[in-house]
RNA sequence: UUGGAAUAAAGGCAGCCCCGCACGAAAGUCGGGUACGCAAAGCCACGGGUCUACGGCGCAGGAUUUUGAAACAGCGCUACGAUAGCCGGGUUACCCUA
Numbered sequence: 001u002u003g004g005a006a007u008a009a010a011g012g013c014a015g016c017c018c019c020g021c022a023c024g025a026a027a028g029u030c031g032g033g034u035a036c037g038c039a040a041a042g043c044c045a046c047g048g049g050u051c052u053a054c055g056g057c058g059c060a061g062g063a064u065u066u067u068g069a070a071a072c073a074g075c076g077c078u079a080c081g082a083u084a085g086c087c088g089g090g091u092u093a094c095c096c097u098a
Stems, first nucleotide, its partner, number of pairs: 002098003012038002017033004022029002036085001042091003046088003049083003055078005061072001
């Protein structure tokens, strides 16, 4: 320098769940506890997937009225939100080993 993840040591991270006068519309995030797991479970939302839907758009109600029509609540779609511990990609790296 390149490759690998079988083993050992030193260490590292921390799912579910619980807690919080925390942040957020929510998904989720953050902090504390915990320990299912992880050899990149370090970092980056670039591609796909998944989750959410404040806002926006559509449908029908509101509203059988001369016309026109709002608040509001229902359903559907939508990422500009989230997920790096769903996968791919990018990028950096400790120990061990060849």